Context: one part of a larger RNA
């Protein structure tokens, strides 16, 4: 120098590995003092229905029964002629307008009687005197309890009428009828309908708890303060004495005596810093006391003023405390102490109701009484304890936000899990290590399954099949080596080694698994439990339906069940084929 070929540019077709590819502010899940639908024995209503009163609404008649007036009768303690309801007055009443007595009859009765009527009858009769706690139904007024009877007036109930009112019917008329029906007023009932609510905190939410008020000891890191669904425990009280003050006393326990057969218990003695008690948790205090016994008291007192603390380091309520002053008190000979309890837990706004032998006003003409409204003080309670008046359910859901928070992959961890390794009790006829190897101790792995919640919720599609590739070795089969409780033939056990290879089928949606019949073998694993912009869609996890169970119910239910939209035209990187320079 020429030609092939490779590279490099480039066009052309082809696939979907990547660009957590594109679409749609995630529909799950949590969250908002967001919302909707439905539900109900959530809460407040409101319609409707029932029932009563009162109006529209009138007339008669019976009957009952409250109240008030009239009359009238009835009212046996003992003693006493005797069935004496109170109190005053009172010396007389009553009677031919028919007394006693007798007859009949109703009617009350404590059974003895009373009382009214008629008839007979034809002049009495009853009271004052004496007995009784009280005197005469002799006669008078009044009054209590109990019947009768009658006016009034209220109320119930039963019926009749008809003129309101209703209906029929063109009207005559007729039926009903003061009811219904209409209003009004009130109590009851009322998802039929309406407005709402359905705490919180939380190693996601639920379920469970309460760590939502407060107390004690640890956490906590020798000032204070200091987190958790960290650890151990209390409290929501109790005492009229378990309070004040004054005076005495010493406890648990232990030894040694006493009675007594003998013991416990008691009693005497001696030791005894607390090892006891303190009302109730724990901590800290307490011995001539703060424990234990007795005397006497109410200071578990009125009124106020300051400080700590609740709440470190800004503020701040209600609770707690502590210091002092005035008054007025208790013990105490006095000093003195005593604004409950040895000290730290036991506790609660407005509004409302109710209290008050407290204060002050307003209205009823003054008072009285009532009726109210302020002020201070007590008590009723919110324990989700700085305190709304409040049930569910949504797979028919809807909106706003969040990777502040779950459910699938990812990182982290590695209890579990999977292999190993040390150490060698034992097992292995004897022998720990062929071979297995308690307890115990170390690793590695990142295929289980948990913890964490560190990216993603203006979306990284979720089992399991089909496809189709690659990696790893703790190696199933095929090589090459050791040991042996390896004779051989089979085994077991360890060491190199990942080159190829590891199949079919039957059940279930499956993975796994199990069985079937072959084979050298039918290994174990990762690659977003590889792989849906390759493919399925049998299961899971929308809306429809059944069932079982749970729920009054609306619904629910890692219980079954049957149905039940899978979108995308490929620029750029990748690979692949072809073809230009």
């Nucleotide at each position: 120098c020429c030609c092939g070929c490779a590279a490099c540019u480039c066009c052309c077709u082809a696939c979907a590995c990547c660009g957590a590819g594109a679409g749609a502010a995630g529909a799950c899940c949590c969250c908002g003092u967001g919302g909707a639908g439905c539900u109900u024995c959530a809460c407040u209503g409101c319609a409707g229905c029932c029932u009563g009163g009162c109006g529209u609404u009138g007339g008669u008649u019976c009957u009952c029964g409250g109240g008030c007036g009239c009359u009238c009768a009835u009212g046996c303690g003992u003693a006493g002629a005797g069935u004496a309801a109170g109190u005053g007055g009172g010396a007389g009443g009553c009677g031919u307008c028919g007394a006693a007595g007798c007859c009949g009859u109703c009617u009350c009765u404590u059974c003895g009687g009373g009382g009214g009527c008629g008839g007979u009858g034809g002049a009495g009769c009853c009271g004052a005197a004496a007995g009784u706690g009280a005197a005469a139904c002799a006669c008078c007024a009044c009054u209590c309890a109990u019947g009768a009877g009658u006016g009034c007036u209220c109320g119930g109930g039963a019926a009749c009428c008809u003129a309101a009112c209703c209906c029929c019917g063109a009207g005559a008329g007729g039926g009903g009828a003061a009811c219904a029906g209409c209003g009004u007023c009130a109590g009851g009932u009322g998802g039929g309908c309406a407005g709402u609510u359905c705490g919180g905190c939380u190693g996601g939410g639920g379920c469970g708890g309460c760590a939502c008020u407060c107390c004690c000891g640890c956490g906590a890191a020798a000032a204070a303060a200091u987190a958790a669904c960290a650890c151990g425990g209390g409290a929501g009280c109790c005492c009229a004495a378990u309070g004040g003050u004054c005076g005495g006393c010493u406890c648990a326990g232990g030894c040694g005596g006493u009675a007594c057969a003998g013991g416990a218990c008691g009693c005497c003695g001696c030791c005894g810093u607390a090892g006891a008690g303190u009302g109730c948790a724990a901590g800290g205090g307490c011995a001539a006391a703060a424990g234990c016994c007795g005397g006497c008291c109410u200071g578990a007192c009125g009124a106020g003023u300051c400080c700590c603390u609740u709440c470190a380091a800004a503020g701040c309520a209600c609770g707690g405390g502590g210091a002092c002053u005035c008054g007025a008190c208790g013990c105490g000979a006095a000093a003195g102490c005593g604004c409950g309890g040895c000290c730290u837990a036991g506790c609660g706004a407005a509004c409302g109701c109710u209290c008050a032998u407290g204060c002050c006003c307003c209205c009823u003409c003054a008072c009285a009484u009532g009726g109210g409204g302020g002020c201070u003080g007590g008590g009723c309670a919110u324990g989700u304890c700085a305190g709304a008046a409040a049930a569910g359910u949504u797979a028919c859901c809807c909106c706003g936000g969040g990777g502040a928070u779950a459910a699938c992959a990812g990182g982290g961890u590695c209890g579990u899990c999977g292999c190993g390794g040390g150490c060698g009790a034992g097992a292995g006829c004897u022998c720990c290590c062929a071979u297995c190897g308690a307890c115990c101790c170390c690793g590695c792995g990142g295929u289980u399954u948990g913890c964490u919640u560190c990216a993603u919720c203006g979306a990284u599609g979720u089992c399991g099949g089909c496809u189709c590739u690659u990696c790893c070795c703790a190696c199933c089969c095929u090589g090459g080596g050791g040991g042996u409780g390896c004779a051989g033939c089979u085994g077991c056990c360890c060491c190199c080694a990942a080159g190829g290879g590891u199949a079919g089928g039957g059940c279930u949606g499956c993975c796994c698994g199990c069985c079937c019949a072959u084979u050298a073998a039918a290994g174990g694993g990762g690659a977003a439990c590889g792989u849906g912009a390759g493919c399925u869609g049998g299961g899971u996890u929308u809306a429809g339906a059944c069932c079982g169970u749970c729920g009054c119910g609306a619904g629910a239910c890692a219980g079954g069940u049957c149905g039940g939209a899978c979108u995308c035209u490929a620029a750029g990187g990748g690979u692949a084929g072809g073809g230009a320079g």